[in-house]
Context: one part of a larger RNA
RNA sequence: UGACGGGGGCCCGCACAAGCGGUGGAGUAUGUGGCUUAAUUCGAUGCAACGCGAAGAACCUUACCUGGCCUUGACAUGUAACGUGAUAGCCGAUGAAAGUCGGUGACGGUCCGAGAGGAUGCUGGGGUUACACAGGUGCUGCAUGGCUGUCGUCAGCUCGUGUCGUGAGAUGUUGGGUUAAGUCCCGCAACGAGCGCAACCCCUGUGAGCUGUUACUCCCUUUGCGGGGAGUUCUCUGCUCAGACUGCCCUGUGAAACGGGGAGGAAGGUGGGGAUGACGUCAAGUCAGCAUGGCCCUUACGGCCAGGGCUGCACACGUACUACAAUGCGCACUACAGAAUGAUCCGAGAUCGUGAGAUGGAGGAAAUCCCUAAAAGUGCGCCCAGUUCGGAUUGUAGGCUGCAACUCGCCUACAUGAAGCCGGAAUCGCUAGUAAUGGCGUAUCAGCUACGGCGCCGUGAAUACGUUCCCGGGCCUUGUACA
Numbered sequence: 001u002g003a004c005g006g007g008g009g010c011c012c013g014c015a016c017a018a019g020c021g022g023u024g025g026a027g028u029a030u031g032u033g034g035c036u037u038a039a040u041u042c043g044a045u046g047c048a049a050c051g052c053g054a055a056g057a058a059c060c061u062u063a064c065c066u067g068g069c070c071u072u073g074a075c076a077u078g079u080a081a082c083g084u085g086a087u088a089g090c091c092g093a094u095g096a097a098a099g100u101c102g103g104u105g106a107c108g109g110u111c112c113g114a115g116a117g118g119a120u121g122c123u124g125g126g127g128u129u130a131c132a133c134a135g136g137u138g139c140u141g142c143a144u145g146g147c148u149g150u151c152g153u154c155a156g157c158u159c160g161u162g163u164c165g166u167g168a169g170a171u172g173u174u175g176g177g178u179u180a181a182g183u184c185c186c187g188c189a190a191c192g193a194g195c196g197c198a199a200c201c202c203c204u205g206u207g208a209g210c211u212g213u214u215a216c217u218c219c220c221u222u223u224g225c226g227g228g229g230a231g232u233u234c235u236c237u238g239c240u241c242a243g244a245c246u247g248c249c250c251u252g253u254g255a256a257a258c259g260g261g262g263a264g265g266a267a268g269g270u271g272g273g274g275a276u277g278a279c280g281u282c283a284a285g286u287c288a289g290c291a292u293g294g295c296c297c298u299u300a301c302g303g304c305c306a307g308g309g310c311u312g313c314a315c316a317c318g319u320a321c322u323a324c325a326a327u328g329c330g331c332a333c334u335a336c337a338g339a340a341u342g343a344u345c346c347g348a349g350a351u352c353g354u355g356a357g358a359u360g361g362a363g364g365a366a367a368u369c370c371c372u373a374a375a376a377g378u379g380c381g382c383c384c385a386g387u388u389c390g391g392a393u394u395g396u397a398g399g400c401u402g403c404a405a406c407u408c409g410c411c412u413a414c415a416u417g418a419a420g421c422c423g424g425a426a427u428c429g430c431u432a433g434u435a436a437u438g439g440c441g442u443a444u445c446a447g448c449u450a451c452g453g454c455g456c457c458g459u460g461a462a463u464a465c466g467u468u469c470c471c472g473g474g475c476c477u478u479g480u481a482c483a
Base pairs, nucleotide, nucleotide: 001483002482003480004479005478007477008476009475010474011473012472013471015467016466019430020429021428022427023426026322027321028320029319030318031317032316033315034313035312042053043052064308065307066306067305068304069303070302073133077132078131079130080129081128082127084125089104090103091102092101093100094099107124108123109120110119111118112117135297136296138295139294140293144291145290146286147285148284149282151280156195157194158193159192160191161190162171163170164169175186176185177184201274202273203272204271206242207241208240209239210238212236215232216231217230218229219228220227221226245268248262249261250260251259252258324423328382329381330380331379332378333377342369345364346363350359351358352357389420394415395414396413397412398411399410400409436459437458438457439456440455441454442453
């Protein structure tokens, strides 16, 4: 100087407390461990691995296993020699395919020729052989780059000059206040500065100006869908501005910073949300995204193909979904979104089907078409039961995608109707348009295991006395057999 303390002081955080809803019990989905296996590819492992890499494992992917094949190779560059009627393509045989074998069989330059055509390896392209080499998701993340997680959006981490100390170092950065903040003020052997904080950036909340179609309003027509016309007041689209700064008033022993209250205001003291992550820590993670040193393989640890596996199941754990019901379930009627996507795509009206879906193809490269919610509301039924709760499992019959749904896809109908009556010890999230709850969209994608991820809107709470305690963190101080 740090680190540590079941030392002290001060302060903060959904850290506790106060509340609301869960997990832990059931069934299923998914990931992991274990076990099994020819293989169940590899990585991630306290917080910070476990719906993680994977924004989509039937083949492919695919790295794993079994079997069949290839050896200058699926891919790149170069050298030499030899051909250019050899290769590609087409046909045939064999085969699960890959491959192997056989047959047939093209080109551009240049030269000759009026043309038909012929010649030529000198040249392009391509081939064979040989050699340099290719190739490796093989090892090492404890050789590395890059990227990322984490402490933590915590308020810290340092430097120059000066001063103090023999020195390591100290000071500044400590102290008194204050703040979300090393934020600001005052004081002070310090005076300044840098990286962080804040602001500048984006979304959202109010207004103004401009913009005016595909939006909006009005009129005519029309049963309606729709068609026509006019306009930009409103809604909205998009651009540019304004607005919030403790600016104003009162107040706190008031000097300052700042705190408390008030006015005005759409918004008030960081308005709400996002992006943004200092010096560093964990030899943290990644050689399998990519790059890369070293080591290793080279008729194989490389390459191609078929089938299988990654989906295996006594069990254990994590994360979710669905429930156990009456604030509910079923049936009927009826209302209100936002944000996105769409051309090998989205697909309307219509017809068929109980349904998944099919036929068909109006319109749409989109403010124009696809196109519009469900909880909520109204009415009726159920009457507390393993039920009109719950939906696992299984059988049968179908639909869709795709070369192909056996291993191993999703969906529909009918039948079947399991566990489950609110969950032990323990444990998680959340402070407001939040939790809880309801649906919608989208990336990946032929299809899908999505109940996952990322977004969007609807309905919409309760509670916070307080900081003694648990956990994590910051500052000062003290002790130390620690570095």
A computed fold for a 483-nucleotide part of an RNA from Candidatus Xiphinematobacter sp. K43, annotated as small-subunit ribosomal RNA, 3' major domain. Its mean pLDDT, the model's own confidence on a scale to 100, is 80. The full RNA is in RNAcentral, with records from ENA and SILVA. It matches the Rfam family "Bacterial small subunit ribosomal RNA".